[in-house]
RNA sequence: GAUAGAGGCGCGUUGGCCAAGAGUAGCUCCCAUGCUGCGGCAGGAACCGCGGAGUGAAAGGGGUCAUCGCCGAAGGGUAUCUGUUUUCCUGGGCAGGUAUCGCUGGGCUGCCGGAUAAGAUCCGGCGGACUGUCGCGAAAGCGGAGAGCUGUC
Numbered sequence: 001g002a003u004a005g006a007g008g009c010g011c012g013u014u015g016g017c018c019a020a021g022a023g024u025a026g027c028u029c030c031c032a033u034g035c036u037g038c039g040g041c042a043g044g045a046a047c048c049g050c051g052g053a054g055u056g057a058a059a060g061g062g063g064u065c066a067u068c069g070c071c072g073a074a075g076g077g078u079a080u081c082u083g084u085u086u087u088c089c090u091g092g093g094c095a096g097g098u099a100u101c102g103c104u105g106g107g108c109u110g111c112c113g114g115a116u117a118a119g120a121u122c123c124g125g126c127g128g129a130c131u132g133u134c135g136c137g138a139a140a141g142c143g144g145a146g147a148g149c150u151g152u153c
Stems, first nucleotide, its partner, number of pairs: 001153005008071001010070003014066005026055005031034001037050004041091006074104002076101010105131002108128008133144004
């Protein structure tokens, strides 16, 4: 250097089902009309909605099962572009593209912060034990990082 592999509550894709979203939006009807207010991400300007009865979703975000591809799998940070978030400006969020960073071995978990409708879930920071791996060590144990580890050539 090439190639084949291993980690395990392992990673991602797609699909089915389920909860939540939500008795919300929408639609229909009725009263005859709801408003010093509240909502539509924040601020400014504009615009829209708001009562009662009936009916009643979906998306984004998840869980689970299956499926396919895999083991820097993949995730994250930063910069920038496009789309979207009622309209315009600024900012934020979300989705996607591009560039870049040896930021992260892996999942689990506690606390804090962020995203979110959310107590679901995800992301980040700090900590904990566990686990695979290599190194040191008689052992107990300690240390390192995937630019790693194991086999073959």